[in-house]
Molecule: Bacterial RNase P class A
Organism: Coriobacteriia bacterium
RNA sequence: GGAGUGGGCUGGGUGAUCGCGCGGAUCUUCGUGGUCCGUGAGGAAAGUCCGGACUCCAUAGGGCAGGGUGCCUGCUAACGGCAGGGCGGGGCGACCCGACGGAAAGUGCCACAGAAAGGAAGACUCCGCUGUCUCGUGCGGCGGAAAAGCUGAAACGGUGCGGUAAGAGCGCACCAGCGCCACGGUAACGCGGCGGCUUGGCAAACCCCACCCGGAGCAAGGGCGAAUAGGAGCGAUCAAGGUCGGCCCGACCGUCGCUCGGGUUAGCCCGCAGGAGGCCACGGGCGACCGUGGUCCCAGAUAAAUGAUCAUCCCCGACAGAAUCCGGCUUACAGGCCCACUCCGCCU
Numbered sequence: 001g002g003a004g005u006g007g008g009c010u011g012g013g014u015g016a017u018c019g020c021g022c023g024g025a026u027c028u029u030c031g032u033g034g035u036c037c038g039u040g041a042g043g044a045a046a047g048u049c050c051g052g053a054c055u056c057c058a059u060a061g062g063g064c065a066g067g068g069u070g071c072c073u074g075c076u077a078a079c080g081g082c083a084g085g086g087c088g089g090g091g092c093g094a095c096c097c098g099a100c101g102g103a104a105a106g107u108g109c110c111a112c113a114g115a116a117a118g119g120a121a122g123a124c125u126c127c128g129c130u131g132u133c134u135c136g137u138g139c140g141g142c143g144g145a146a147a148a149g150c151u152g153a154a155a156c157g158g159u160g161c162g163g164u165a166a167g168a169g170c171g172c173a174c175c176a177g178c179g180c181c182a183c184g185g186u187a188a189c190g191c192g193g194c195g196g197c198u199u200g201g202c203a204a205a206c207c208c209c210a211c212c213c214g215g216a217g218c219a220a221g222g223g224c225g226a227a228u229a230g231g232a233g234c235g236a237u238c239a240a241g242g243u244c245g246g247c248c249c250g251a252c253c254g255u256c257g258c259u260c261g262g263g264u265u266a267g268c269c270c271g272c273a274g275g276a277g278g279c280c281a282c283g284g285g286c287g288a289c290c291g292u293g294g295u296c297c298c299a300g301a302u303a304a305a306u307g308a309u310c311a312u313c314c315c316c317g318a319c320a321g322a323a324u325c326c327g328g329c330u331u332a333c334a335g336g337c338c339c340a341c342u343c344c345g346c347c348u
Base pairs, nucleotide, nucleotide: 001344002343003342004341005340006339007338008337009336010335012313013312014311015310016309017308018307020040021039022038023037024036025035026034027033042319046330047329049328050327051326052325053324054217055216056215057214066213067212068211069210070209071085072084073083074082075081086100087098088097089096090095101208102207106206107205108202109201110200124149125145126144127143128142129141130140131139132138157175158174159173160172161171162170176198178195179194180193181192183190184189221270222269223268224267231260232259233258234257235256236255241253242252243251244250277296278295279294280293281292282291283290284289314317
């Protein structure tokens, strides 16, 4: 100097004028309004995909069904998240990617091609012995074999040597896989030795195993309240009236008073922003994270505020805007800045 990898930060600046939401102070004619001060979107506020807090309902315990997760160890309130590690794959490398439990519990599937796609079968074939003829590389019988050729993504471990009529883990060496043992590691796993020779793939197919999960969601849920209509209880009057009845008592409906509870309304208030909170320092840990101390208060609307205009500068400004809150994941994103690392070339 070139090419790249991983991570972090930022997301137009300044000034003037006008306007809006919320909070505080103050004045007030207590209706609001005026004045002043403070404050006012994001790294994703988004998708609503996971996990929790909170609220109401349900709930003895356990099981079934259903759903989810799936290498190991940690972190956390929890998680399908994060950190560290293992294994597999990719890259010269920094580094990146992986639904990564179980296929000798069972069932199922394996296109095309091929004799055959799974517990065997043996075709095109190969080898030995043998019969026969038209003596050919013919046709047939008996037995052996599955090595080679052929098909395929995959052919009943692979490669090589020996062995044999041809062959075969038949024998041997190495490799893969399986089982056992020893060692290292918390573990996943690694490494070494031994054994019998060997059990194809697919579980984002059913399934098996282990663990987790009650439901609904802030329009959750709670509180306040007038009028009108209606309900329940108690008391009074049963004086007048109505129903039952021939009449009385009585019962019910009335009437009046008091008490109680429920509903309606896009009513008002709470929930609602002091929190698993931010920042700094120290300590523990490789790290995620945790502990201690200090400091700060940081949107809170409900038709819903966070804007507009002008001036000026520059590289002319991306994706996009809260609505109960928090931890994640995912997706979108113009430009700019910084840190660490890798490879290549050149110079000293």